Description
RNAcentral holds the sequence, with entries from Rfam. A computed fold for an 86-nucleotide RNA from Alkaliphilus pronyensis, annotated as c-di-GMP-I riboswitch aptamer. Rfam family: c-di-GMP-I riboswitch aptamer. About the family: GEMM was predicted in a large-scale screen for bacterial structured RNA regulatory elements. Taxonomically the source falls in Alkaliphilus (Bacteria, Bacillati, Clostridia, Peptostreptococcales).
RNA sequence: AAAUGAAAAGGCAAACCUAUUGAAAAAUAGGGACGCAAAGCCAUAGGGCCUUUCAGCUUUUGCUGGGUGGUAGCCUGGCCGCCAAU
Repeated sequence: AAAUGAAAAGGCAAACCUAUUGAAAAAUAGGGACGCAAAGCCAUAGGGCCUUUCAGCUUUUGCUGGGUGGUAGCCUGGCCGCCAAU
RNA backbone atom coordinates (compact mmCIF):
# COMPACT_ATOMS: atom_id res chain seq x y z
P A A 1 -0.78 3.85 3.57
O5' A A 1 -0.90 2.88 2.32
C5' A A 1 -0.68 3.39 1.01
C4' A A 1 -0.67 2.25 0.00
C3' A A 1 -1.92 1.36 0.00
O3' A A 1 -2.96 1.94 -0.77
C1' A A 1 0.00 0.00 0.00
P A A 2 -4.51 1.60 -0.40
O5' A A 2 -4.67 0.09 -0.92
C5' A A 2 -4.62 -0.20 -2.31
C4' A A 2 -4.58 -1.70 -2.54
C3' A A 2 -5.72 -2.49 -1.95
O3' A A 2 -6.88 -2.45 -2.78
C1' A A 2 -3.69 -3.57 -1.44
P A A 3 -8.35 -2.63 -2.06
O5' A A 3 -8.41 -4.18 -1.71
C5' A A 3 -8.46 -5.15 -2.76
C4' A A 3 -8.29 -6.55 -2.21
C3' A A 3 -9.33 -6.98 -1.19
O3' A A 3 -10.52 -7.44 -1.82
C1' A A 3 -7.17 -7.56 -0.41
P U A 4 -11.96 -7.03 -1.13
O5' U A 4 -11.93 -7.77 0.29
C5' U A 4 -11.93 -9.20 0.37
C4' U A 4 -11.59 -9.65 1.77
C3' U A 4 -12.53 -9.14 2.85
O3' U A 4 -13.69 -9.94 2.96
C1' U A 4 -10.29 -8.81 3.54
P G A 5 -15.05 -9.29 3.41
O5' G A 5 -14.85 -9.02 4.98
C5' G A 5 -14.58 -10.12 5.85
C4' G A 5 -14.20 -9.60 7.21
C3' G A 5 -15.37 -8.99 7.97
O3' G A 5 -15.27 -9.34 9.35
C1' G A 5 -13.60 -7.41 7.78
P A A 6 -16.55 -9.72 10.18
O5' A A 6 -15.98 -10.17 11.61
C5' A A 6 -15.88 -11.55 11.93
C4' A A 6 -14.83 -11.77 13.00
C3' A A 6 -14.82 -10.72 14.11
O3' A A 6 -15.82 -10.97 15.09
C1' A A 6 -12.61 -11.11 13.36
P A A 7 -16.52 -9.71 15.81
O5' A A 7 -15.34 -9.01 16.63
C5' A A 7 -14.76 -9.67 17.76
C4' A A 7 -13.57 -8.88 18.29
C3' A A 7 -13.87 -7.46 18.73
O3' A A 7 -14.43 -7.42 20.04
C1' A A 7 -11.91 -7.48 17.42
P A A 8 -15.48 -6.30 20.42
O5' A A 8 -14.57 -4.99 20.53
C5' A A 8 -13.60 -4.87 21.57
C4' A A 8 -12.75 -3.63 21.36
C3' A A 8 -13.53 -2.33 21.21
O3' A A 8 -13.91 -1.81 22.48
C1' A A 8 -11.87 -2.45 19.53
P A A 9 -15.21 -0.91 22.61
O5' A A 9 -14.74 0.48 21.97
C5' A A 9 -13.73 1.24 22.62
C4' A A 9 -13.33 2.44 21.77
C3' A A 9 -14.50 3.32 21.34
O3' A A 9 -14.88 4.21 22.38
C1' A A 9 -13.07 2.92 19.50
P G A 10 -16.44 4.48 22.68
O5' G A 10 -16.78 5.76 21.79
C5' G A 10 -17.80 5.69 20.79
C4' G A 10 -17.26 6.27 19.50
C3' G A 10 -18.31 6.63 18.47
O3' G A 10 -18.89 7.90 18.72
C1' G A 10 -16.63 5.35 17.43
P G A 11 -20.45 8.14 18.39
O5' G A 11 -20.53 8.13 16.81
C5' G A 11 -19.78 9.09 16.05
C4' G A 11 -19.88 8.78 14.58
C3' G A 11 -21.30 8.78 14.01
O3' G A 11 -21.74 10.12 13.75
C1' G A 11 -20.14 6.88 13.22
P C A 12 -23.27 10.51 14.02
O5' C A 12 -24.04 9.92 12.75
C5' C A 12 -23.68 10.35 11.44
C4' C A 12 -24.22 9.37 10.42
C3' C A 12 -25.73 9.24 10.39
O3' C A 12 -26.32 10.25 9.60
C1' C A 12 -24.72 7.09 10.31
P A A 13 -27.69 10.93 10.13
O5' A A 13 -28.75 9.74 10.03
C5' A A 13 -29.01 9.11 8.78
C4' A A 13 -29.81 7.83 9.01
C3' A A 13 -31.21 8.10 9.55
O3' A A 13 -32.18 7.42 8.76
C1' A A 13 -29.99 6.59 10.98
P A A 14 -33.61 8.10 8.51
O5' A A 14 -34.44 6.87 7.95
C5' A A 14 -34.02 6.23 6.76
C4' A A 14 -34.70 4.87 6.63
C3' A A 14 -36.20 4.88 6.87
O3' A A 14 -36.90 5.29 5.70
C1' A A 14 -35.22 3.08 8.04
P A A 15 -38.17 6.29 5.87
O5' A A 15 -39.25 5.40 6.65
C5' A A 15 -39.84 4.28 6.02
C4' A A 15 -40.58 3.43 7.04
C3' A A 15 -41.68 4.14 7.81
O3' A A 15 -42.89 4.20 7.07
C1' A A 15 -40.35 2.86 9.29
P C A 16 -43.71 5.59 7.06
O5' C A 16 -44.06 5.83 8.61
C5' C A 16 -44.95 4.95 9.30
C4' C A 16 -44.91 5.23 10.79
C3' C A 16 -45.17 6.68 11.17
O3' C A 16 -46.56 6.97 11.21
C1' C A 16 -43.27 5.89 12.34
P C A 17 -47.07 8.47 10.86
O5' C A 17 -46.67 9.31 12.16
C5' C A 17 -47.27 9.00 13.42
C4' C A 17 -46.67 9.88 14.52
C3' C A 17 -46.66 11.37 14.20
O3' C A 17 -47.92 11.97 14.44
C1' C A 17 -44.57 10.72 15.10
P U A 18 -48.37 13.23 13.54
O5' U A 18 -47.46 14.43 14.10
C5' U A 18 -47.63 14.89 15.44
C4' U A 18 -46.58 15.94 15.78
C3' U A 18 -46.46 17.08 14.77
O3' U A 18 -47.48 18.05 14.93
C1' U A 18 -44.30 16.31 15.39
P A A 19 -47.98 18.88 13.63
O5' A A 19 -46.80 19.91 13.34
C5' A A 19 -46.51 20.94 14.29
C4' A A 19 -45.23 21.65 13.92
C3' A A 19 -45.16 22.20 12.50
O3' A A 19 -45.84 23.44 12.38
C1' A A 19 -43.14 21.07 13.00
P U A 20 -46.53 23.80 10.91
O5' U A 20 -45.27 24.13 9.98
C5' U A 20 -44.45 25.26 10.27
C4' U A 20 -43.19 25.23 9.42
C3' U A 20 -43.41 25.21 7.92
O3' U A 20 -43.70 26.51 7.41
C1' U A 20 -41.76 23.61 8.49
P U A 21 -44.61 26.61 6.06
O5' U A 21 -43.64 26.12 4.89
C5' U A 21 -42.47 26.87 4.58
C4' U A 21 -41.64 26.15 3.54
C3' U A 21 -42.38 25.74 2.28
O3' U A 21 -42.56 26.83 1.38
C1' U A 21 -41.02 23.94 3.00
P G A 22 -43.94 26.90 0.50
O5' G A 22 -43.81 25.69 -0.53
C5' G A 22 -42.80 25.72 -1.54
C4' G A 22 -42.74 24.39 -2.26
C3' G A 22 -44.07 23.89 -2.81
O3' G A 22 -44.41 24.52 -4.05
C1' G A 22 -42.97 22.11 -1.70
P A A 23 -45.91 25.05 -4.30
O5' A A 23 -46.71 23.68 -4.46
C5' A A 23 -48.14 23.67 -4.55
C4' A A 23 -48.58 22.44 -5.33
C3' A A 23 -47.96 21.14 -4.86
O3' A A 23 -48.78 20.55 -3.86
C1' A A 23 -47.68 21.36 -7.21
P A A 24 -48.07 19.92 -2.55
O5' A A 24 -47.57 18.49 -3.03
C5' A A 24 -48.51 17.47 -3.36
C4' A A 24 -47.89 16.48 -4.34
C3' A A 24 -46.75 15.66 -3.77
O3' A A 24 -47.26 14.48 -3.17
C1' A A 24 -46.10 16.60 -5.85
P A A 25 -46.46 13.76 -1.96
O5' A A 25 -45.19 13.10 -2.66
C5' A A 25 -45.28 11.85 -3.35
C4' A A 25 -44.06 11.63 -4.23
C3' A A 25 -42.74 11.47 -3.48
O3' A A 25 -42.51 10.13 -3.06
C1' A A 25 -42.48 13.06 -5.21
P A A 26 -42.16 9.82 -1.55
O5' A A 26 -41.08 10.94 -1.15
C5' A A 26 -39.71 10.81 -1.50
C4' A A 26 -39.09 12.19 -1.68
C3' A A 26 -38.39 12.77 -0.45
O3' A A 26 -37.05 12.26 -0.33
C1' A A 26 -39.78 14.41 -1.40
P A A 27 -36.31 12.26 1.12
O5' A A 27 -35.97 13.80 1.37
C5' A A 27 -34.99 14.46 0.58
C4' A A 27 -34.97 15.95 0.90
C3' A A 27 -34.60 16.29 2.35
O3' A A 27 -33.19 16.32 2.51
C1' A A 27 -36.52 17.50 1.71
P U A 28 -32.54 15.95 3.93
O5' U A 28 -32.91 17.20 4.86
C5' U A 28 -32.34 18.48 4.60
C4' U A 28 -32.92 19.52 5.54
C3' U A 28 -32.90 19.15 7.01
O3' U A 28 -31.62 19.37 7.59
C1' U A 28 -35.02 20.02 6.46
P A A 29 -31.13 18.42 8.78
O5' A A 29 -32.01 18.87 10.03
C5' A A 29 -31.83 20.17 10.59
C4' A A 29 -32.85 20.41 11.69
C3' A A 29 -32.98 19.30 12.73
O3' A A 29 -31.94 19.36 13.69
C1' A A 29 -35.12 20.00 12.06
P G A 30 -31.46 18.00 14.40
O5' G A 30 -32.68 17.64 15.37
C5' G A 30 -32.95 18.48 16.49
C4' G A 30 -34.23 18.05 17.19
C3' G A 30 -34.31 16.58 17.58
O3' G A 30 -33.57 16.28 18.75
C1' G A 30 -36.34 17.23 16.60
P G A 31 -32.93 14.82 18.92
O5' G A 31 -34.19 13.86 19.13
C5' G A 31 -34.96 13.96 20.33
C4' G A 31 -36.25 13.19 20.20
C3' G A 31 -36.13 11.68 20.09
O3' G A 31 -35.89 11.06 21.34
C1' G A 31 -37.74 12.48 18.55
P G A 32 -34.94 9.75 21.36
O5' G A 32 -35.62 8.71 20.35
C5' G A 32 -36.90 8.15 20.65
C4' G A 32 -37.35 7.27 19.49
C3' G A 32 -36.38 6.14 19.18
O3' G A 32 -36.69 5.03 20.00
C1' G A 32 -36.98 7.29 17.16
P A A 33 -35.61 3.85 20.23
O5' A A 33 -35.80 2.96 18.92
C5' A A 33 -34.85 1.97 18.62
C4' A A 33 -34.97 1.60 17.14
C3' A A 33 -33.82 0.69 16.67
O3' A A 33 -34.33 -0.15 15.64
C1' A A 33 -33.76 2.71 15.46
P C A 34 -34.68 -1.70 15.93
O5' C A 34 -34.66 -2.37 14.48
C5' C A 34 -35.88 -2.61 13.79
C4' C A 34 -35.69 -2.55 12.30
C3' C A 34 -34.39 -3.13 11.76
O3' C A 34 -34.41 -4.54 11.71
C1' C A 34 -34.92 -1.10 10.63
P G A 35 -33.02 -5.37 11.77
O5' G A 35 -32.48 -5.31 10.28
C5' G A 35 -31.09 -5.20 10.00
C4' G A 35 -30.86 -4.05 9.04
C3' G A 35 -29.40 -3.76 8.72
O3' G A 35 -28.95 -4.59 7.65
C1' G A 35 -30.47 -1.74 9.34
P C A 36 -27.38 -5.01 7.63
O5' C A 36 -26.62 -3.70 7.16
C5' C A 36 -26.85 -3.15 5.86
C4' C A 36 -26.11 -1.83 5.73
C3' C A 36 -24.60 -1.93 5.93
O3' C A 36 -23.95 -2.31 4.72
C1' C A 36 -25.48 -0.08 7.14
P A A 37 -22.88 -3.49 4.73
O5' A A 37 -21.48 -2.76 4.42
C5' A A 37 -20.69 -2.28 5.48
C4' A A 37 -19.47 -1.56 4.95
C3' A A 37 -18.32 -2.47 4.53
O3' A A 37 -17.43 -1.73 3.68
C1' A A 37 -17.73 -1.34 6.51
P A A 38 -17.46 -1.84 2.12
O5' A A 38 -17.17 -0.33 1.67
C5' A A 38 -18.21 0.51 1.32
C4' A A 38 -18.78 1.25 2.52
C3' A A 38 -20.04 2.00 2.15
O3' A A 38 -20.99 1.88 3.19
C1' A A 38 -18.49 3.45 3.19
P A A 39 -22.54 1.68 2.76
O5' A A 39 -23.37 2.82 3.51
C5' A A 39 -23.28 4.19 3.07
C4' A A 39 -24.25 5.05 3.86
C3' A A 39 -24.09 4.97 5.37
O3' A A 39 -24.46 6.22 5.97
C1' A A 39 -26.18 4.02 4.72
P G A 40 -23.36 7.16 6.69
O5' G A 40 -22.30 7.58 5.59
C5' G A 40 -22.63 8.55 4.62
C4' G A 40 -21.55 9.61 4.52
C3' G A 40 -21.63 10.45 3.25
O3' G A 40 -22.49 11.56 3.45
C1' G A 40 -19.44 9.61 3.49
P C A 41 -23.59 11.95 2.33
O5' C A 41 -22.72 12.60 1.16
C5' C A 41 -22.03 13.82 1.38
C4' C A 41 -21.10 14.12 0.23
C3' C A 41 -21.72 14.08 -1.15
O3' C A 41 -22.40 15.28 -1.47
C1' C A 41 -19.69 12.90 -1.18
P C A 42 -23.66 15.23 -2.47
O5' C A 42 -23.02 14.90 -3.90
C5' C A 42 -22.22 15.86 -4.57
C4' C A 42 -21.68 15.30 -5.88
C3' C A 42 -22.72 14.85 -6.89
O3' C A 42 -23.16 15.96 -7.67
C1' C A 42 -21.02 13.20 -6.71
P A A 43 -24.72 16.34 -7.74
O5' A A 43 -25.38 15.17 -8.63
C5' A A 43 -24.87 14.89 -9.95
C4' A A 43 -25.95 14.25 -10.80
C3' A A 43 -27.11 15.17 -11.17
O3' A A 43 -27.53 14.89 -12.48
C1' A A 43 -27.95 13.29 -10.00
P U A 44 -27.85 16.13 -13.49
O5' U A 44 -26.43 16.29 -14.21
C5' U A 44 -25.89 15.20 -14.97
C4' U A 44 -24.48 15.55 -15.44
C3' U A 44 -23.51 15.88 -14.30
O3' U A 44 -22.19 15.45 -14.68
C1' U A 44 -23.66 17.71 -15.76
P A A 45 -21.55 14.26 -13.87
O5' A A 45 -21.85 13.06 -14.89
C5' A A 45 -21.27 13.04 -16.19
C4' A A 45 -21.17 11.61 -16.67
C3' A A 45 -22.50 10.87 -16.77
O3' A A 45 -23.18 11.14 -17.99
C1' A A 45 -20.98 9.53 -15.58
P G A 46 -24.79 11.05 -18.04
O5' G A 46 -25.05 9.48 -18.07
C5' G A 46 -24.64 8.70 -19.19
C4' G A 46 -24.85 7.22 -18.93
C3' G A 46 -26.28 6.81 -18.57
O3' G A 46 -27.14 6.75 -19.71
C1' G A 46 -24.78 5.77 -17.10
P G A 47 -28.71 7.11 -19.51
O5' G A 47 -29.29 5.86 -18.68
C5' G A 47 -29.41 4.60 -19.31
C4' G A 47 -29.65 3.50 -18.28
C3' G A 47 -30.99 3.52 -17.55
O3' G A 47 -32.06 3.05 -18.36
C1' G A 47 -29.27 3.05 -16.02
P G A 48 -33.54 3.64 -18.09
O5' G A 48 -33.97 3.05 -16.67
C5' G A 48 -34.20 1.66 -16.51
C4' G A 48 -34.39 1.31 -15.04
C3' G A 48 -35.61 1.93 -14.38
O3' G A 48 -36.79 1.18 -14.68
C1' G A 48 -33.74 2.18 -12.97
P C A 49 -38.19 1.99 -14.86
O5' C A 49 -38.58 2.49 -13.40
C5' C A 49 -38.84 1.54 -12.36
C4' C A 49 -38.86 2.23 -11.01
C3' C A 49 -39.82 3.41 -10.89
O3' C A 49 -41.16 2.97 -10.64
C1' C A 49 -37.72 4.02 -9.99
P C A 50 -42.37 3.87 -11.17
O5' C A 50 -42.38 5.12 -10.18
C5' C A 50 -42.65 4.93 -8.79
C4' C A 50 -42.45 6.22 -8.03
C3' C A 50 -43.22 7.42 -8.55
O3' C A 50 -44.59 7.40 -8.15
C1' C A 50 -41.01 8.07 -8.05
P U A 51 -45.69 8.08 -9.09
O5' U A 51 -45.40 9.64 -8.96
C5' U A 51 -45.59 10.29 -7.71
C4' U A 51 -45.10 11.73 -7.79
C3' U A 51 -45.79 12.59 -8.84
O3' U A 51 -47.02 13.10 -8.33
C1' U A 51 -43.44 12.92 -8.95
P U A 52 -48.37 12.92 -9.18
O5' U A 52 -48.40 14.20 -10.12
C5' U A 52 -48.55 15.50 -9.55
C4' U A 52 -47.75 16.51 -10.35
C3' U A 52 -48.23 16.76 -11.77
O3' U A 52 -49.30 17.72 -11.78
C1' U A 52 -45.88 16.47 -11.77
P U A 53 -50.41 17.68 -12.95
O5' U A 53 -49.67 18.31 -14.21
C5' U A 53 -49.39 19.72 -14.24
C4' U A 53 -48.44 20.03 -15.39
C3' U A 53 -48.94 19.66 -16.77
O3' U A 53 -49.81 20.68 -17.29
C1' U A 53 -46.71 18.93 -16.52
P C A 54 -50.92 20.27 -18.41
O5' C A 54 -50.08 20.13 -19.76
C5' C A 54 -49.56 21.28 -20.41
C4' C A 54 -48.67 20.89 -21.58
C3' C A 54 -49.33 19.99 -22.63
O3' C A 54 -50.16 20.71 -23.52
C1' C A 54 -47.17 19.17 -22.12
P A A 55 -51.38 19.96 -24.25
O5' A A 55 -50.66 18.98 -25.29
C5' A A 55 -50.01 19.51 -26.43
C4' A A 55 -49.25 18.43 -27.18
C3' A A 55 -50.08 17.24 -27.64
O3' A A 55 -50.78 17.52 -28.85
C1' A A 55 -48.10 16.46 -26.64
P G A 56 -52.17 16.77 -29.13
O5' G A 56 -51.71 15.29 -29.52
C5' G A 56 -50.97 15.06 -30.72
C4' G A 56 -50.47 13.63 -30.78
C3' G A 56 -51.54 12.55 -30.65
O3' G A 56 -52.22 12.32 -31.88
C1' G A 56 -49.71 12.01 -29.26
P C A 57 -53.76 11.90 -31.82
O5' C A 57 -53.72 10.39 -31.28
C5' C A 57 -53.12 9.37 -32.07
C4' C A 57 -52.98 8.07 -31.27
C3' C A 57 -54.28 7.52 -30.69
O3' C A 57 -55.05 6.82 -31.65
C1' C A 57 -52.58 7.45 -29.05
P U A 58 -56.65 6.94 -31.53
O5' U A 58 -56.99 6.31 -30.09
C5' U A 58 -56.85 4.90 -29.88
C4' U A 58 -57.11 4.55 -28.44
C3' U A 58 -58.48 4.93 -27.89
O3' U A 58 -59.49 4.01 -28.29
C1' U A 58 -56.84 5.54 -26.32
P U A 59 -60.89 4.63 -28.80
O5' U A 59 -61.50 5.37 -27.54
C5' U A 59 -62.48 6.40 -27.73
C4' U A 59 -63.44 6.44 -26.56
C3' U A 59 -62.78 6.45 -25.19
O3' U A 59 -62.47 7.78 -24.77
C1' U A 59 -64.49 4.80 -25.25
P U A 60 -61.09 8.05 -24.00
O5' U A 60 -61.26 7.29 -22.61
C5' U A 60 -62.17 7.80 -21.63
C4' U A 60 -62.38 6.78 -20.52
C3' U A 60 -61.11 6.40 -19.77
O3' U A 60 -60.83 7.33 -18.73
C1' U A 60 -62.33 4.44 -20.33
P U A 61 -59.29 7.60 -18.32
O5' U A 61 -58.83 6.26 -17.57
C5' U A 61 -59.38 5.94 -16.29
C4' U A 61 -59.01 4.52 -15.90
C3' U A 61 -57.51 4.25 -15.85
O3' U A 61 -56.95 4.65 -14.62
C1' U A 61 -58.62 2.51 -17.04
P G A 62 -55.41 5.15 -14.58
O5' G A 62 -54.64 3.87 -15.08
C5' G A 62 -53.40 3.98 -15.76
C4' G A 62 -53.46 3.19 -17.06
C3' G A 62 -52.23 3.36 -17.95
O3' G A 62 -51.21 2.45 -17.57
C1' G A 62 -54.20 3.69 -19.23
P C A 63 -49.65 2.94 -17.59
O5' C A 63 -49.27 2.92 -19.13
C5' C A 63 -49.27 1.69 -19.86
C4' C A 63 -49.01 1.95 -21.33
C3' C A 63 -47.80 2.81 -21.64
O3' C A 63 -46.60 2.06 -21.64
C1' C A 63 -49.65 3.59 -22.89
P U A 64 -45.20 2.82 -21.26
O5' U A 64 -44.93 3.74 -22.53
C5' U A 64 -44.62 3.16 -23.79
C4' U A 64 -44.48 4.24 -24.85
C3' U A 64 -43.52 5.37 -24.51
O3' U A 64 -42.16 5.01 -24.73
C1' U A 64 -45.52 6.27 -25.39
P G A 65 -41.03 5.71 -23.83
O5' G A 65 -40.93 7.19 -24.42
C5' G A 65 -40.42 7.40 -25.74
C4' G A 65 -40.69 8.83 -26.19
C3' G A 65 -40.12 9.93 -25.30
O3' G A 65 -38.72 10.13 -25.52
C1' G A 65 -42.34 10.47 -25.87
P G A 66 -37.84 10.73 -24.30
O5' G A 66 -38.29 12.26 -24.23
C5' G A 66 -37.93 13.14 -25.29
C4' G A 66 -38.55 14.50 -25.08
C3' G A 66 -38.22 15.21 -23.78
O3' G A 66 -36.92 15.76 -23.76
C1' G A 66 -40.52 15.45 -24.23
P G A 67 -36.13 15.88 -22.35
O5' G A 67 -36.96 16.96 -21.52
C5' G A 67 -36.93 18.33 -21.90
C4' G A 67 -37.91 19.14 -21.08
C3' G A 67 -37.64 19.21 -19.57
O3' G A 67 -36.59 20.11 -19.24
C1' G A 67 -39.94 18.86 -19.95
P U A 68 -35.71 19.87 -17.91
O5' U A 68 -36.73 20.11 -16.71
C5' U A 68 -37.26 21.41 -16.49
C4' U A 68 -38.07 21.47 -15.21
C3' U A 68 -37.42 20.88 -13.97
O3' U A 68 -36.42 21.72 -13.42
C1' U A 68 -39.70 20.26 -14.04
P G A 69 -35.11 21.07 -12.73
O5' G A 69 -35.69 20.29 -11.48
C5' G A 69 -36.17 21.01 -10.35
C4' G A 69 -36.97 20.11 -9.44
C3' G A 69 -36.22 18.97 -8.77
O3' G A 69 -35.41 19.40 -7.69
C1' G A 69 -38.27 18.17 -9.57
P G A 70 -34.09 18.56 -7.27
O5' G A 70 -34.64 17.17 -6.70
C5' G A 70 -35.38 17.15 -5.50
C4' G A 70 -36.00 15.78 -5.27
C3' G A 70 -35.03 14.66 -4.96
O3' G A 70 -34.58 14.70 -3.62
C1' G A 70 -36.69 13.92 -6.46
P U A 71 -33.11 14.18 -3.27
O5' U A 71 -33.22 12.59 -3.41
C5' U A 71 -34.06 11.84 -2.54
C4' U A 71 -34.15 10.40 -2.99
C3' U A 71 -32.81 9.68 -3.12
O3' U A 71 -32.39 9.17 -1.85
C1' U A 71 -34.15 9.26 -5.04
P A A 72 -30.97 9.63 -1.22
O5' A A 72 -29.88 8.96 -2.18
C5' A A 72 -29.90 7.55 -2.42
C4' A A 72 -28.49 7.03 -2.58
C3' A A 72 -27.55 7.34 -1.42
O3' A A 72 -26.73 6.19 -1.18
C1' A A 72 -26.62 8.15 -3.43
P G A 73 -26.39 5.72 0.32
O5' G A 73 -27.67 4.88 0.77
C5' G A 73 -27.98 3.64 0.12
C4' G A 73 -29.41 3.23 0.43
C3' G A 73 -30.44 4.27 0.02
O3' G A 73 -31.59 3.59 -0.48
C1' G A 73 -30.67 3.75 2.31
P C A 74 -32.16 3.92 -1.92
O5' C A 74 -31.61 2.69 -2.77
C5' C A 74 -32.06 1.36 -2.52
C4' C A 74 -31.99 0.56 -3.79
C3' C A 74 -30.60 0.49 -4.42
O3' C A 74 -29.78 -0.49 -3.82
C1' C A 74 -32.18 1.05 -6.08
P C A 75 -28.17 -0.30 -3.80
O5' C A 75 -27.76 -0.64 -5.31
C5' C A 75 -28.00 -1.94 -5.82
C4' C A 75 -27.70 -2.00 -7.31
C3' C A 75 -26.30 -1.56 -7.71
O3' C A 75 -25.33 -2.57 -7.48
C1' C A 75 -27.87 -0.60 -9.17
P U A 76 -23.81 -2.13 -7.11
O5' U A 76 -23.22 -1.62 -8.50
C5' U A 76 -23.05 -2.53 -9.58
C4' U A 76 -22.74 -1.78 -10.87
C3' U A 76 -21.51 -0.89 -10.85
O3' U A 76 -20.29 -1.62 -11.00
C1' U A 76 -23.28 0.27 -11.86
P G A 77 -18.97 -1.10 -10.21
O5' G A 77 -18.74 0.38 -10.78
C5' G A 77 -18.31 0.58 -12.12
C4' G A 77 -18.28 2.06 -12.46
C3' G A 77 -17.36 2.91 -11.60
O3' G A 77 -16.00 2.80 -12.01
C1' G A 77 -19.44 4.00 -11.85
P G A 78 -14.83 2.96 -10.89
O5' G A 78 -14.74 4.52 -10.61
C5' G A 78 -14.40 5.43 -11.66
C4' G A 78 -14.57 6.86 -11.21
C3' G A 78 -13.84 7.21 -9.91
O3' G A 78 -12.47 7.48 -10.13
C1' G A 78 -16.04 8.05 -9.84
P C A 79 -11.40 7.13 -8.97
O5' C A 79 -11.63 8.25 -7.86
C5' C A 79 -11.35 9.62 -8.16
C4' C A 79 -11.83 10.51 -7.02
C3' C A 79 -11.32 10.14 -5.64
O3' C A 79 -10.00 10.59 -5.41
C1' C A 79 -13.64 10.58 -5.53
P C A 80 -9.03 9.77 -4.42
O5' C A 80 -9.60 10.10 -2.96
C5' C A 80 -9.42 11.40 -2.41
C4' C A 80 -10.26 11.56 -1.16
C3' C A 80 -9.95 10.63 0.00
O3' C A 80 -8.80 11.01 0.74
C1' C A 80 -12.28 10.77 -0.29
P G A 81 -7.93 9.91 1.51
O5' G A 81 -8.95 9.35 2.63
C5' G A 81 -9.29 10.16 3.74
C4' G A 81 -10.32 9.46 4.59
C3' G A 81 -9.86 8.17 5.26
O3' G A 81 -9.09 8.45 6.42
C1' G A 81 -12.01 7.86 4.33
P C A 82 -8.16 7.33 7.08
O5' C A 82 -9.04 6.79 8.30
C5' C A 82 -9.37 7.67 9.37
C4' C A 82 -9.95 6.88 10.52
C3' C A 82 -9.16 5.63 10.91
O3' C A 82 -8.07 5.97 11.76
C1' C A 82 -11.46 5.11 10.78
P C A 83 -6.66 5.21 11.62
O5' C A 83 -6.96 3.77 12.25
C5' C A 83 -7.25 3.65 13.64
C4' C A 83 -7.79 2.26 13.93
C3' C A 83 -6.89 1.11 13.52
O3' C A 83 -5.91 0.84 14.50
C1' C A 83 -9.11 0.68 12.81
P A A 84 -4.42 0.39 14.05
O5' A A 84 -4.60 -1.18 13.75
C5' A A 84 -5.10 -2.04 14.78
C4' A A 84 -5.66 -3.30 14.14
C3' A A 84 -4.58 -4.17 13.51
O3' A A 84 -4.51 -5.42 14.19
C1' A A 84 -6.41 -3.75 11.99
P A A 85 -3.23 -6.44 14.07
O5' A A 85 -3.88 -7.89 13.96
C5' A A 85 -4.26 -8.56 15.15
C4' A A 85 -5.17 -9.73 14.85
C3' A A 85 -4.76 -10.63 13.68
O3' A A 85 -3.72 -11.53 14.05
C1' A A 85 -7.09 -10.23 13.62
P U A 86 -2.51 -11.75 13.02
O5' U A 86 -3.22 -12.29 11.69
C5' U A 86 -3.81 -13.58 11.69
C4' U A 86 -4.51 -13.83 10.37
C3' U A 86 -3.63 -13.68 9.13
O3' U A 86 -2.87 -14.86 8.90
C1' U A 86 -5.68 -12.54 8.77